[in-house]
Context: one part of a larger RNA
This record gives sequence, structure tokens and C1' cells, in this order.
RNA sequence: AAGUAGCGCAAAUUCUGAUGAGAAGUCAGGACGCCGUAAACCUAAGGUUUCCUGGGGAAGGGACAUCCGCCCAGGGUUAGUCGGUCCUAAGACGAGGCUGAAAAGCGUAGCCGAUGGACAGCUGGUUAAUAUUCCAGCACUUUCUGUGUGGCGUUUGACUGAAGGGGAGACGCAGUAGGAUAGUUCAAGCCUGGUGAUGGUUCAGGUCCAAGCGUUUAGGCUGUAGGGUAGGCAAAUCCGCCCUACAUUAAGGCUGAGGCGUGAUGGGGAAGCCCGUAAGAAGGCGAACUUGAGUGAUUCCACGCUGACGAGAAAAUCCUCGUAGGGAGUCACAUGGAAAACCGUACCGCAAACCGACACUGGUAGGUGAGUAGAGGAUACUAAGGCGUUC
Repeated sequence: AAGUAGCGCAAAUUCUGAUGAGAAGUCAGGACGCCGUAAACCUAAGGUUUCCUGGGGAAGGGACAUCCGCCCAGGGUUAGUCGGUCCUAAGACGAGGCUGAAAAGCGUAGCCGAUGGACAGCUGGUUAAUAUUCCAGCACUUUCUGUGUGGCGUUUGACUGAAGGGGAGACGCAGUAGGAUAGUUCAAGCCUGGUGAUGGUUCAGGUCCAAGCGUUUAGGCUGUAGGGUAGGCAAAUCCGCCCUACAUUAAGGCUGAGGCGUGAUGGGGAAGCCCGUAAGAAGGCGAACUUGAGUGAUUCCACGCUGACGAGAAAAUCCUCGUAGGGAGUCACAUGGAAAACCGUACCGCAAACCGACACUGGUAGGUGAGUAGAGGAUACUAAGGCGUUC
């Protein structure tokens, strides 16, 4: 230089009360403003206690601070069903093996590896802090075991059954008609409240509920039986192939959103009222809970159907066959009992808690994402919810 620039987006503050030594910045309430395909909600990665309660006021906080993601102390994460644990993909690693002088490289079996497959839980309540985990109600799965009924069977052997055979799992793209639900709007009815002495009119708000189980629908797929059999590395009653009969816009079977019933004599349910407190913190009371119409999904039926060529994962699980082996009881159904270990679970998560040296105008995968106007997730204003970004 200079008490100058600056104090990190122009979303915005203001009033009253409380606490306190002290209040523009903390807390409570009122008004105002901002976001609203987000500046709301859930979650992956990453972070690793930052979560909640009480206390504090050195330092950190771009000023203050009674406040804090700061400091101190205490507390907090509850699972048969959610995720991991099972299976494999790309891709890692890689026994033997190959290459190399070596270091090492490649790579079979194998093993790891989700962004995929498989797999049984929903609704409500509750804590200061967890909840599909606790509690209530109603469910479901696997294994073991008891009882009952029925079938088959002990060498002409039921049943089990391989790392084996077969099926299914099992898939892309474009186009397309339909069914349905979530959601949402309007109207009527009903209920509550406000205004009011009362009633009516008018005004504001509400009018809800899952999995599971039973039944059934729009729709989609599919011939059945018998005989033969050199194929499926052995076997086969399974699959394939061949023949015959019957059927072939049908029946039967499989699948299937949604609807209806049940679940529910349950739960939830606004304003308000009672009682009560430091505080509407806890406790108690608390109604209706229907119908019609419109709109309508990017969700479901479902890659269902149609089409074309570029011909669109794998493995486990599951079903079936029955060879080797085991083998005296076993299988199915009904019903009862027991068990279900281990790891994750707090909190942030477009952000002041992650990556950027910072409480940094930057960056950060996936899901949900309401109303009016609108083609729309654009844009504007708003709901729920969240904020006014620390001079």
C1' cells in the first nucleotide's frame, strides 16, 4: 500500500417470546421468501461413529455464538424370509503343462468373480437413537422328528441314485393390437370441523389397508394313446426318430395380470376435545370409511403376438430317466413338535460426512419422483417434504 481488496453464487429476511454474563446468527412461535425430475425420498460406492442424549466453550467454524459434522462423557446398529453366504459371465488367479538363461509370460482342469440366474414376509405399532430385524396380527421356506391314512416292497427287491442321459432354466432387435392395475381428476353420498343462538346455504378437510390363502377371468402356450427303434459314448419306462389309431376353429393340460371372497369382531383414520408438562413429551377420547364418471402409465399380463436377418450368455437350482453302487423298509398326503448358525444393518450418500489440501459455485452409478397448464421428466406456479446456503 490499507483499516484498502475480500469474508466463496442476488433463495431474504422480519417480529415476538425463551435461555443466557452476553443473542442479527441458538431454541419456540408468527409473518415473508426459495427448491419442488429437487435444494424431496430410498439406496450402491466411498467415508467409518460423523448417529442419539447430557455437558462444554480453549482451538476448529471465513465475523459472533449460549450453537455445531468441534471437545468431553454416556448410549445406540437385534433377521430362517432383506443383502452376503448358492450359481456362473466378461475378466482375474491358476495344480499339472508349454515358453524362457533368468526374472517371468501364457494357459488346461479348477477356483474366484454381479452389473445377470436361483431363493421363503407382509401390514401396522414402537425408540432420544434400530427395525420387512423388536412387538402385534396374519403368513411362508428348508431340514430333522412324532402320529394317522393310503400305495409299493424285502433278492422276481420298494426306495435311493451318482460328477451320467434328456427337458426346462434360456434370453437379441423392430413393429404391434388389447387387457389390467397403480396413480390422478371430477361429481354425488356420508363424516368431522369453521362461521352461526339454532337450522339451511356456503366454506375447509377426510372418505384408507398388504403379503398369504381360496376361487376365477381377459389373454398366451400345447395334440393324445399304443407299438417299433441301429441315435442320446453304458442303461432307460426319459428324449429323439419311425409306424398306427383317434382327435385336430374342440376337449383336456400348462400358464396367467387383474377381479371377487378371506385376511379384517383386526389395523389405520383429520381437525378437535380431555387430562397434563419445562415442552401437545407421554396418556385418554376421536367419525365417515360408499358410488358413479373421466383420464391413465415408462408398471404388470409379457419379448405375449407378428416380422425380418446381422440369428440374438453361462452355470446352479428344478423336473424326468434309471446305469454302477447302496438297500429293508420306503413314498405320497394330512396333522403336531423342534431347529434355522455366521457376516452386514447407526449415520451421510448430488453432499459441510464421498473424490477435489478447505464446511471449495466443480465431479459422483441405480430406483421413487404428486398437482394445475403443457406433447413432455421442457417451462411457470405449487403439494408432501426440505430449506433461507455462518458476516
Predicted 3D model of a 391-nucleotide part of an RNA (large-subunit ribosomal RNA, domain III) from a soil metagenome. The full RNA is in RNAcentral, with records from MGnify.